[in-house]
RNA sequence: CCUGUGCAUCGCUCCACCGCCGCUUUUGCAGAGAAGCGGAGGAAAGUCCGGGCAGCGUAGGGCACCGUGCUUCCUAACGGGAAGGGGCGUCGCUGGGAACGGCGGCGCCACGGAAAGUGCCGCAGAAAGGGAAACCGCCACGGCGAAAGCCGGGGUAAGGGUGAAAAGGUGAGGUAAGAGCUCACCAGCGUCUCGUGCGAGCGGUACGGCUUGGUAAACCCCACGGGCUGCAAGACCAUGUAAACCGGGGCUCCGUCGCAAGGCGGAUAAGGGCGGCUCGUCCGAUUCCGGAGGGUAGGUCGAUCGAGGUCUCGCGUGAGCGGGAUCCCAGAUAGAUGGUGGAGGUUCCGCGCAAGCGGGAUACAAGACCCGGCUUAUAGAUGCACAGGCCUU
Numbered sequence: 001c002c003u004g005u006g007c008a009u010c011g012c013u014c015c016a017c018c019g020c021c022g023c024u025u026u027u028g029c030a031g032a033g034a035a036g037c038g039g040a041g042g043a044a045a046g047u048c049c050g051g052g053c054a055g056c057g058u059a060g061g062g063c064a065c066c067g068u069g070c071u072u073c074c075u076a077a078c079g080g081g082a083a084g085g086g087g088c089g090u091c092g093c094u095g096g097g098a099a100c101g102g103c104g105g106c107g108c109c110a111c112g113g114a115a116a117g118u119g120c121c122g123c124a125g126a127a128a129g130g131g132a133a134a135c136c137g138c139c140a141c142g143g144c145g146a147a148a149g150c151c152g153g154g155g156u157a158a159g160g161g162u163g164a165a166a167a168g169g170u171g172a173g174g175u176a177a178g179a180g181c182u183c184a185c186c187a188g189c190g191u192c193u194c195g196u197g198c199g200a201g202c203g204g205u206a207c208g209g210c211u212u213g214g215u216a217a218a219c220c221c222c223a224c225g226g227g228c229u230g231c232a233a234g235a236c237c238a239u240g241u242a243a244a245c246c247g248g249g250g251c252u253c254c255g256u257c258g259c260a261a262g263g264c265g266g267a268u269a270a271g272g273g274c275g276g277c278u279c280g281u282c283c284g285a286u287u288c289c290g291g292a293g294g295g296u297a298g299g300u301c302g303a304u305c306g307a308g309g310u311c312u313c314g315c316g317u318g319a320g321c322g323g324g325a326u327c328c329c330a331g332a333u334a335g336a337u338g339g340u341g342g343a344g345g346u347u348c349c350g351c352g353c354a355a356g357c358g359g360g361a362u363a364c365a366a367g368a369c370c371c372g373g374c375u376u377a378u379a380g381a382u383g384c385a386c387a388g389g390c391c392u393u
Base pairs, nucleotide, nucleotide: 001389002388003387004386005385006384007383008382009381010380012344013343014342015341016340017339018338020039021038022037023036024035025034026033027032041364045375046374048373049372050371051370052369053230054229055228056227060279061278062277063276065226066225067224068223069222070084071083072082073081074080085111086109087108088107089106090105091104092103093102094101095100112221113220117219118218119215120214121213135160136159137156138155139154141152142151143150144149168186169185170184171183172182173181187211189208190207191206193204194203195202196201234301235300236299237298245291246290247289248288252267253266254265255264256263257262271283272282273281308327309326310325311324312323313322314321315320345362346361347360348359349358350357351356
């Protein structure tokens, strides 16, 4: 310098005319007119998480079901984010004879438990695990043979083969041949103990058998968490009809006032309320459940001042937190920002020594209760990090 990958930011601007939505002022009896100000996104998308808010008169417990899963911190919260730990991969440097390590950079992780249990590991291979196994091979013995070699039983798992994985590794001794059989070292595991860190963990000494398959985005176990429905939630005003009709169920008890009719209060029944079941609880005596039908579909609110934006200072490795100043930034409701013209910005191609000329492109894409995340799409520009290549020193 070029290419690629990942992350972050920006992602068109100005003028004129006409048109659209909201607010303010103003003219008008009204319809309507005039002036001013404002008018989409980083994802508004997907509807995947978490909340705010509203309703279920109260919304408690358990089970089922669902979600999350290393540690600490941030946050209103999250399955989110930050920083660490561990594991794996890769690159560079480096210690050792080797086994095997050390330091650093970058990337990935759906990262609790496999000795609580169950299931699965095809094919290949002799054999796929709580305890084996012998295809080739190696060794000694016996038999046959001139020899090469063949047969029989025995020993073996160091060498080879199959496989993703075959019962620690390197080296030495030892052995008939071998094997942790023995020894030194290394890795792993276990026990005791010391240091360090908030913690997950990390490191050290000593001792010891010789060495414990994998898989839980398989069932399962453990820990923590989860009431439900959702702005088409819900609240109010106006209008208007049929507190009518059908079916089923209940119409009970107590106290008190009263001459009585009846009133007030309490308990309960059938039944109902709360995603499924259940316990509990509450409502409930002109009350409950269901069916079919009738009326209205007009308007106001919810509806945008917020876990808000911008600038700045301080604290923190960071995500973020705190202080100060300043700003109000869509509120539509068959649902608003479009059309025309001109000038630029960025970028690509062609011509040109250059200045410049001509042409093309300008991505993904549009709110509907709001906010914080995640995921997906994205022409181009800039910055950072890493990987590869080329050139130069």
Predicted 3D model of a 393-nucleotide RNA (Bacterial RNase P class A) from a Flavobacteriales bacterium.
Taxonomically the source falls in Flavobacteriales (Bacteria, Pseudomonadati, Bacteroidota, Flavobacteriia).
The model forms 95% of the base pairs in the Rfam consensus.
Its Rfam family is "Bacterial RNase P class A". Rfam classes the family as a ribozyme. Rfam links the family to the GO terms tRNA processing, dimeric ribonuclease P complex and ribonuclease P activity.